[in-house]
Context: one part of a larger RNA
Order: sequence, then C1' cells, then structure tokens
RNA sequence: UGAACGCUGGCGGCGUGGCUAAGACAUGCAAGUCGCACGGUGUAGCAAUACACAGUGGCGAACGGGUGAGUAAUGAAUCGCUAAUGUACCCCGGACUCUGGGAUAGCUGACCGAAAGGUCAGGUAAUACCAGAUGAGACCACGAUCAGGCAUCUGAUUGUGCUCAAAGGUCCGCCGGUCUGGGAGCAGGCGAUUUCGUAUCAGCUAGUUGGUGAGGUAACGGCUCACCAAGGCGACGACGCGUAACCGGACUGAGAGGUUGGCCGGUCACAUUGGGACUGAGACACUGCCCAGACUCCUACGGGGGGCUGCAGUAACGAAUCUUCCGCAAUGCACGAAAGUGUGACGGAGCGACGCCGCGUGUAGGACGAAGCCCUUCGGGGUGUAAACUACUGUCAGGGGUUAGAAAGUUCUGAUCAACCCCAGAGGAAGGCACGGCUAACUCUGUGCCAGCAGCCGCGGUAAGACAGAGGUGCCAAGCGUUAGGC
Repeated sequence: UGAACGCUGGCGGCGUGGCUAAGACAUGCAAGUCGCACGGUGUAGCAAUACACAGUGGCGAACGGGUGAGUAAUGAAUCGCUAAUGUACCCCGGACUCUGGGAUAGCUGACCGAAAGGUCAGGUAAUACCAGAUGAGACCACGAUCAGGCAUCUGAUUGUGCUCAAAGGUCCGCCGGUCUGGGAGCAGGCGAUUUCGUAUCAGCUAGUUGGUGAGGUAACGGCUCACCAAGGCGACGACGCGUAACCGGACUGAGAGGUUGGCCGGUCACAUUGGGACUGAGACACUGCCCAGACUCCUACGGGGGGCUGCAGUAACGAAUCUUCCGCAAUGCACGAAAGUGUGACGGAGCGACGCCGCGUGUAGGACGAAGCCCUUCGGGGUGUAAACUACUGUCAGGGGUUAGAAAGUUCUGAUCAACCCCAGAGGAAGGCACGGCUAACUCUGUGCCAGCAGCCGCGGUAAGACAGAGGUGCCAAGCGUUAGGC
C1' cells in the first nucleotide's frame, strides 16, 4: 500500500473494498412528470362533483451514475484570443399577443398475425399543425455622419426598401405565448508553452502545402469540392514502433529529486464491435432510432427480441475484493401553479481487522513465596504478587426506560443514528513472531553434514545458545509475521 497468504481475533468511530476478463450475463430495480394544454374512458354519487387512467401535447430524458478500452495529441495543465461563435430553463428591459383553416391519435367498426405488431373505413380535440394580417432598435441590400481598433474590420446615430411572430389555461390570485436588447451560467473554435521510451525507426507527405472560387457550419478553416501553383514537415528528432487516459494531488525524502494518479474534485474518451444520421437549445445520444458483424433468447419456421464499463446479484478468471438490504426523513435533480410524484443520485444500514484512530480484556491488597512445570553444583534457583484469598469498580458487551438533537428556530415530517437515566454482575474478551552476529532476548533434552534452518554472513559430521521440542526471556499487541511493490 485499493494488497494477498499463515496463525490468532472482544468492542466502537471514520474511511475503504473486482488492481485479473472494456470477457459473458438469469432476475429485480436505476427517468420520469404535468388533468391549471386537449378530447375522451372508467369508478363513486340522484346530481353538482370528486378520483383514477391509456392516448395527443409540453418539459425532462445531452444531467445525475459507471468505466479507463482507445488516445503521445483532434487529449490534459497553465496563460491568452474569438472583430470567426451558439445558448432551452433563470434574471433585467422594450414591444406585442389579431383573423381564420384543414387534419390526426385516442375512440367505434371490420380484418391480418403464434407473437412482436399491423391494415382498412368512420369520426373528434388542443398551448399539436397550417394560412393570412400587423411589426422594429431583428435579418438582408444600398446610402449618410461620428467614434474606435488588431489587417480583413467593429460600434453608435440615421434614411429607403425587403423578409419574418404569437396560445392559450385558470379556483381570477396568477401561470403562460411571440419578437427583440442586455446579463449570468454553460458550451463551440483558435494560439503559445509543457507533457514517457526507442535512431537496432532518418527521411515523411497528393487534400499533401498554399492560392482563387463555390459549398457547408452557430462559427474560422482543405472542413468538403472544382481549378491553379509545387509546396509542407524533419537530428531543436519529422515519420515509424512500443507504452500510457491527463491534472489537482498521493507516497517517500532535510531538500533537490524519485515513484505514482485507487478513493475525493476538474477535464477527456467510451457504452457488445464497426458505421450512420434523426429529433432537439444542446447528442451523432449507456438503459433512443437505422444498417452491418459476432454472440444470445423466443418461435406455430413465416418472423421477432436483447446489450449491467448503473445498483445489487450470477457463473467464469484469479493470490484477491461485499447485500439480489432500508428510505426518499435530509441534500440535490426532473416535472408540476401547488399538493405532490419519481430518483440503486444521495442518505443510511449490512459484510470483510482491508486501513487509520480510540477503548477494553479489570482495580487495590495479598508469602522469605502454595501446587504444577523447568533448571540445578541437590544446597537451591526460576515462573512469581503471578495464582488462590480479601475488598472494590462498572468502561465495552447484556437487559429496561425516557426524548434534547440530525427537522431547515414557531404546526407536521426520521430510513437510520444518537443523547440521558436505571438494573445486574469480574463475569463474555490474547495472541503472534523472535531469542548465533547484524538485532532487544538462553538454558535443557532430542537429532548426529541426517532431519532440517537461512535476508546476508552462515549453522548441522555426539556436549548445536543457529535444526526440533520444552521451560524461560525479548518485541509488538487485536493483532503479529511472511510475500509482492514504491521511496
């Protein structure tokens, strides 16, 4: 140290836990919400009405969550630029919200299919869709004046012309809609510097380098295309090969440095493999769509379904890594006028001594010192105040009770945790490794270059402080050793 293994194991707090197969996945859940946009259906009721719901419509689903495969620069870090840009929701300001129309789900009827699902006919609504009107400080074109900058230019004032808008709901409080200016936040683009190894990789390059024109984009640009020119990069390491997500940080060190990027935070990339676009303010979209491949499941053989690198969980792999738990009470997010609903985000609990920290396994007294065991020169010595015994205490664990707090000052809301009070009783709680030198800690017995030990030096061939057992001792302690890795 994200550790593993051996022996051992009482409690708590805070963290942390698939490093291997970005290999395959059974099952459940992980993104919904709005009836104050709309027509309807059902339930209750005599009714007014209330409630629920499939569908149309709106917003969200581009966030949140996971992983590190790819990527050596289309990435990241730092500093700048965008006069080359976009922006739903939110905030501030200005102006407006007029007149009409045709459909289509749902529904009804008929039909096809094993299913997934689909076809035809009828008919209905809207904040769905379409047409018209009005409109400038918006867009575009042509002008005028002033100011500024960084070259193309930009800003302000102003003239004419052209184009473009809207939607209503309501419990009457309000909530919405359209155009436009600004803001905040977010996002796109560009530049500079830095960013692993290898020269046993030395030359690389045809959209390649530049220009003109066009297309495309929110926007610059060979981004794409046509034509023209022949350029562009490179020992200050191009091109190739290997390896790798990057950073804040982390470990170590007096520092310089070395190593590293797990958890947490920021950025990037990916979502079975490869490709593509659609919708949308935003995606080329993990639990959306289409195509192709591999795999897999269902099938009535005609045809269909699937994607855990979300949370749990399964087999596999491996030295090795957890519960198919509880709750939306808190924080946050989506929707909603609100009540509220949803949320494996999150808050918690569970498992693992995996780590760090804290606590306990009792306290005081108690013999020239029980027994047992070990040693012995047989006199004695050690274990050792240790035990027994006596007197106490009540941490933790156990049992019972009460309610401050986490609830956002007042009413309510706690999944889970916690605080306080009482009861009983020494009871339920110690091991691991070492003892030749380095290195703290020594004797006896067994063995006899055997069996064995070992990090290095080295021990063992009959008196072994080094092997094995025992007694004793030393060091740590709910841990102790070993292995692997970093400094």
A computed fold for a 487-nucleotide part of an RNA from an uncultured bacterium, annotated as small-subunit ribosomal RNA, 5' domain. The prediction has a mean pLDDT of 85.